[in-house]
Model confidence (mean pLDDT): 82 of 100. Predicted 3D model of a 470-nucleotide part of an RNA (small-subunit ribosomal RNA, 3' major domain) from an uncultured bacterium.
Context: one part of a larger RNA
């Protein structure tokens, strides 16, 4: 000087407390450990791994195993020379990779050539093999915590200190006052995006108040520029005003005005550094290693195994419910190898027609809620696992190993021990919708969107983490 203390003082945070809903018990999904296996590819592994890399493992992916092949050889670039032997189609052998055979004989041209294919030669091979403790880049975490430093000066033999401490204040090293310090930088804040109000401008594909037409109904049509909305430019919030307290900074107020009040809500933004934290399997790169194989092509298998253990989710155990019928209201996104209105077929998944839309025009497109009936507390009309049969769709191909539909089957489960997690408002809880990846999908995941919409906070003694001083 730091770090640490079951030392002290002060302060903060869903840290506790006050509440609400969960986990831990059951079934299933998924990830991991373990075990098994020819292989169950590899990495991540206290907080900071475990629905994590993976925004999609049937083949491919794929790195693993097994079997069959290949060897300046796959793919690509470049230079030179040659060629139209290319392409396409068919046949044979084979699991395919591959090998063999037959037919066919490029396109553009400014005629200089160019494109494409193929052959040969030269130069460059390739490695998801090892080392993240050789590295770049990127990331997690403490933590959006309020800290971390520098110049000059002063103090100290020096390491260092002061500044950055003290009092008050703040979300904040945010400010004010005081002061051997005076200033400054990186952080904080502000500037950025979005949301909440409004003015002006502009109205198509959006809207419809007035006028006219029109329909079973409907902005459906003429029209309009009012309203909603869209999107461009502004306004608006600053403790600005008032009262009280205070030297000031500032604090308090069911104070006024205002759509909004004290950083209005949300996001982006992550200081110096810490953990030899993570990643050589995104990529790049030093060193080491393999080179008829640790490279590479193909068929099949595996990554999906299953005495078990853990994490994270989902569905439930029911009446604030299940079920049958009726009928209502979103936002944000997506759409041409696509989304599909409408009609027909099918109990249904879906199929066959057909129309609109590269979309404020067409389309995907709500559920909980509401109303009516029924069930009457049961392992049930709860719950839906598991299994059987019959199908649909995607795709060469659903046995290992896809999703969905119909009929049948109808397991555990009656609210879960010790413990433990999330959340302070349009939040929790609950309800559905969309997107990426993607042929399809193991999505109950991830990221968004809206609908309905609470309870509680006395307080800081204690638990955890953090900040300042000592």
């Nucleotide at each position: 000087u730091g770090a640490c203390g079951g030392g002290u003082c002060c302060c903060c945070g869903c840290a506790c407390a006050a509440g609400c809903a969960g986990c831990g018990g059951a079934g299933c999904g998924u990830g991991u450990g373990g075990u098994u296996u020819a292989a169950u590819u590899c990495g991540a592994u206290g907080c900071u791994c475990c629905g994590c890399g993976a925004a999609g493992a049937a083949c491919c992916u794929u790195a693993c195993c097994u079997g069959g092949g290949c060897u300046u050889a796959a793919a690509u670039g470049u230079a030179g020379a040659g060629u139209g032997c290319a392409u396409u189609u068919u046949c044979u052998a084979g699991a395919g990779a591959u090998a063999g055979a037959a037919a066919u004989u490029c396109c553009c041209u400014u005629c200089g050539g160019g494109g494409c294919u193929u052959u040969c030669u030269g130069c460059a091979a390739g490695g998801u093999g090892c080392u993240g403790c050789a590295u770049g880049g990127u990331u997690g975490u403490c933590g959006u915590c309020a800290g971390c430093u520098c110049g000059u000066g002063c103090c100290g033999u020096g390491a260092g200190g002061c500044g950055u401490c003290g009092g008050c204040u703040u979300a904040a090293g945010u400010g004010c006052c005081a002061u051997a310090a005076c200033g400054a930088g990186c952080g904080c804040a502000a500037c950025c995006c979005u949301u909440a109000u409004u003015u002006c401008c502009a109205g198509u594909u959006a809207c419809u108040a007035a006028c006219a037409g029109g329909u079973c109904a409907a902005g459906c049509u003429g029209a309009g520029g009012a309203c909603u909305c869209u999107g461009g430019a502004g306004a608006g919030a600053c403790u600005g005003c008032c009262a009280g307290c205070g030297u000031a900074a500032g604090c308090u107020g069911u104070g006024a005005g205002g759509a909004a009040g004290g950083u209005g809500g949300g996001g982006a933004u992550g200081a110096c550094g810490u953990c030899a934290a993570a990643u050589c399997a995104g990529c790049a790169c030093g060193g080491c290693c393999c080179u008829u194989a640790c490279a590479u092509c193909c068929g099949g298998g595996g990554c999906g195994a299953c005495a078990c253990a853990c994490g994270u989710g989902u569905u439930a155990c029911a009446a604030u419910g299940g079920u049958a019928a009726g009928g209502a209201c979103a936002a944000a996104g997506g759409g041409c190898a696509g989304c599909u209105a409408c009609c027909g077929g099918g109990c249904g998944a879906c199929c066959g027609g057909a129309u609109g839309c590269g979309a404020a025009u067409c389309u995907c497109u709500a559920a909980a809620g509401c109303c009516u009936g029924u069930c009457u507390c049961a392992g049930u009309u709860c719950g839906g696992a598991u299994c059987g049969c019959a199908g649909u769709c995607u795709g060469a191909a659903a046995c290992c190993c896809g999703a969905c539909u119909g009929c049948g089957u109808g397991a555990a489960g009656u609210u879960g021990g010790a413990u433990u997690c999330g959340c302070u408002a349009g939040u929790a809880a609950u309800c559905g919708c969309g997107c990426a990846u993607c042929a399809g999908c193991c999505a109950u995941g991830g990221c968004g969107c809206g609908g309905u919409g609470a309870a509680u906070a006395c307080g800081u003694u204690c638990c955890c983490g953090g900040g300042c001083c000592u």